[in-house]
Molecule: Bacterial RNase P class A
Organism: bacterium
């Protein structure tokens, strides 16, 4: 000087002009049950984000239901801490990507079961023989012969998975031992299982050793198995007021209570009912330093320069995902020179 990576902040800026929305003062129109309202006019003064988006978690608010336990469903899944709380954030650990700073991970269990995997290959989860390797004993041929038999050969019963073919992958690997040829069958070292000890850490987990068996492929955002959480709805939630049709009907109905007592029976009521019919489309309130309710920011000019992307509150609050043109600082890695 360049190329990266990581975290913070900002989101065009000043002036003029005229228009939108609430809110206030004052003023006129109009109207009144004299409390007042509906429009209208000047003036003042507030007025969209970092994501306001997506509706993805978690809450706060509100109604509903809920004695405890379970079944079912559903979410999470390494350790450790933070928070009201979370499927989040920080810090670690282990995998993975990158020279690196740093980025990513749906991260408990495959030796409880159960399912899946095209073609190729014998064979793809308990096994298997395609081409091969070896064949005693006993045969058949052929050659020796000291006639006792030996040698090649074919081939049958059987062994056999070390070579070699196919696949991403073939029931460890690399060298010896053994064998009729072979095999962890046995040995040594190496890896992976399994146990076990010591050290180091707060813990996931990391290092060093012992013994064993020779070997136990994937996949669980596949069903399941273990661990721990989870009642339902939602501001169109939910409340007060006005009006209205109508003293709604129908089925059930504790309990008071009525019909002289008692039982029956009738009658009457709260509560109920996914019955059957009718009304209401109003307004306040939730509701806020913006607080609307088909829902407010708009256009022109002028001047600077970083030449303005992405976009538009509707109950509020943590987050996290998406989109995205810039400009400002901080640290950190790599690279090239210099000193």
């Nucleotide at each position: 000087c360049g190329a990266g990576u990581u975290c913070g902040g900002u989101a065009g800026a000043c002036g003029g002009u005229c228009g939108c929305a609430g809110c206030g003062c004052c003023u006129c129109c109009g109207u009144u049950a004299c409390g007042g309202c509906u429009g209208a006019g000047u003036c003042g003064u507030u007025g969209a984000g970092g994501a306001a988006a997506g509706u993805c978690c978690g809450g706060a608010c509100u109604c509903c239901a809920c004695a405890g336990g379970g079944c079912a469903c559903g979410a999470u899944g390494c350790u450790g801490g933070c928070u009201a709380a979370c499927g989040g954030c920080c810090a670690g650990g282990c995998g993975g990507g990158g020279c690196a700073a740093c980025c990513c991970g749906a991260c408990g269990g495959a030796a409880a079961g159960u399912g899946c995997a095209g073609c190729a290959g014998a064979a793809a989860g308990c096994a298997a023989a395609c081409c091969g390797c070896c064949g005693a004993u006993g045969g058949g041929c052929g050659c020796c012969u000291c006639c006792g038999g030996g040698c090649g050969u074919c081939a049958c019963a059987g062994g056999u998975a070390a070579g070699g073919g196919u696949g991403a992958a073939a029931c460890g690997g690399u060298g010896g031992u053994g064998u009729a040829a072979g095999a962890g069958a046995c040995c040594a070292c190496c890896a992976g299982c399994g146990u076990u000890g010591c050290a180091g850490g707060g813990a996931a987990c990391u290092g060093c050793g012992g013994c064993g068996g020779c070997u136990a492929g994937g996949u669980a955002a596949a069903c399941c198995c273990c661990a721990u959480c989870g009642g339902g709805a939602g501001c169109a939630a939910g409340g007060c007021c006005a009006a209205g049709c109508g003293u709604g009907g129908a089925c059930a109905g504790a309990g008071c209570u009525g019909a002289c007592c008692c039982g029956c029976u009738c009658g009457u009521u709260a509560c109920g009912u996914c019955c059957c019919a009718g009304g209401u489309g109003g307004g306040c309130c939730g509701c806020a330093u913006a607080g609307a309710u088909a829902g407010a920011u708009g256009a022109c000019c002028g001047u600077c320069c970083a030449c303005g992307a992405c976009a538009g509150a509707a109950u509020c609050c943590g987050g996290c995902u998406u989109a995205a043109c810039g400009c400002c600082g901080a640290a950190c890695u790599c690279g090239c020179g210099c000193a």